Context: one part of a larger RNA
Molecule: small-subunit ribosomal RNA, central domain
Organism: uncultured bacterium
RNA sequence: CUGGGCGUAAAGCGCGCGUAGGCGGGCUGAUCAGUCAGAGGUGAAAUCCCGGAGCUUAACUCCGGAACUGCCUUUGAUACUGUCAGCCUCGAGUUCGAGAGAGGUAAGUGGAAUUCCCAGUGUAGAGGUGAAAUUCGUAGAUAUUGGGAAGAACACCAGUGGCGAAGGCGGCUUACUGGCUCGAUACUGACGCUGAGGCGCGGAAGCGUGGGGAGCAAACAGGAUUAGAUACCCUGGUAGUCCACGCCGUAAACGAUGGAUGCUAGUUGUCAGGCAGUAUACUGCUUGGUGACGCAGCUAACGCAUUAAGCAUCCCGCCUGGGGAGUACGGUCGCAAGAUUAAAACUC
Numbered sequence: 001c002u003g004g005g006c007g008u009a010a011a012g013c014g015c016g017c018g019u020a021g022g023c024g025g026g027c028u029g030a031u032c033a034g035u036c037a038g039a040g041g042u043g044a045a046a047u048c049c050c051g052g053a054g055c056u057u058a059a060c061u062c063c064g065g066a067a068c069u070g071c072c073u074u075u076g077a078u079a080c081u082g083u084c085a086g087c088c089u090c091g092a093g094u095u096c097g098a099g100a101g102a103g104g105u106a107a108g109u110g111g112a113a114u115u116c117c118c119a120g121u122g123u124a125g126a127g128g129u130g131a132a133a134u135u136c137g138u139a140g141a142u143a144u145u146g147g148g149a150a151g152a153a154c155a156c157c158a159g160u161g162g163c164g165a166a167g168g169c170g171g172c173u174u175a176c177u178g179g180c181u182c183g184a185u186a187c188u189g190a191c192g193c194u195g196a197g198g199c200g201c202g203g204a205a206g207c208g209u210g211g212g213g214a215g216c217a218a219a220c221a222g223g224a225u226u227a228g229a230u231a232c233c234c235u236g237g238u239a240g241u242c243c244a245c246g247c248c249g250u251a252a253a254c255g256a257u258g259g260a261u262g263c264u265a266g267u268u269g270u271c272a273g274g275c276a277g278u279a280u281a282c283u284g285c286u287u288g289g290u291g292a293c294g295c296a297g298c299u300a301a302c303g304c305a306u307u308a309a310g311c312a313u314c315c316c317g318c319c320u321g322g323g324g325a326g327u328a329c330g331g332u333c334g335c336a337a338g339a340u341u342a343a344a345a346c347u348c
Stems, first nucleotide, its partner, number of pairs: 003320004007302002012316001014201004021194003025088007033081002035077008049065006091191001092188003095184005103177007110154001114150008125136002162169002206247006215241002220236004258315006266293012297304002321348003330341004
C1' cells in the first nucleotide's frame, strides 16, 4: 500500500457556513467520451516463464514457444456512467394560514437576600468548630426596629420540560431579530448531499485598556490539626468573578457515538401541532421533538436497538504496539500565557 477499523480497546475535527472536488431522483431522444467486442500495427534484444539441446553435471550457453498485462489505428455494440436537448414531481425550495419556545441583541424595570452606613431599643457577649483559637465587641458588638447606599444573582413556577449548530440560554416589560413545527398543496422544477483548503462562532481560566467591586474567593497572612501539614477545618483577604471594547481558541468542548438519505417488530411516558368520532374530558389516527423498555439484527462483552452501535449508499475527518511525546526542531498564529502543525534517536 491492499486491507481492517473509529460508544468503552488506537481512532469522529468543539460546532457551523461554504470554495474546489467527489457523489447524486423519474421519463424520452441524440451522441458514442468512458465501457465492451472483433481486426490490424506496435510492444528491440537480453531478462522472467515453459519445452528441448550443448559443455561428464550444475551454474552457464544455445534453439523454439509463450509472454511483454501497454499504446495507437480501425470496424462495431449502446445497457450503464458521462455530455447535449426536451419533459416530470416524489428530493429541495418558495407562497399562504396557524403554533410553541430560558434562541439572540439592546434598553428599561421589580422583589427577596447579602454587606456597608445613619438613627432607635438594648447589654455582655458574639463568631466559629469535632473541640478550639485567630477574629469582632463596653470607643456599645451580636440581636432587633426604621431609613439609606451598592453590586451581583434571579427562590417558588421547574419537569430524563423547552429553545439553540455547538458553546450555551431561566425575574418582568418593550423594541429589533434568527431558526423550527403543523396544515393547505398554489408555485419553481433536481435548484440536492458532503465538503480538502478557507471563513465564522466557540464554557471556564487567562491577557490588554477603561470602569465597577456587595457577596464569593486562587495567591497571601494568621489560628487550628498533625510526627510534619507549604493541605483538608476556621478567621481574614488581593487578583478574579461583573460591565464595555479588543485578544486568547482550548475542555471528560461527552451521546467519549461526523453529516445526509432510504429500509427494518412492538409497548409505554412526555412536549408542540393537525384530523375524525356532536366534544377544553376521552378514544382512534397522524406529523415533528424528547425519554423509558424491548424483538429481529449487531457487538469481544457491556450494551445498542426507527433518536441504531441493525441493513445499505454517498462524502469528509481520523487510527495503525507501549514509552520517548502531543514533546524537540522548523513553520504559522498570539501582547504574553501559549495554541496549532508535528518527528527521531533510544528503549520495552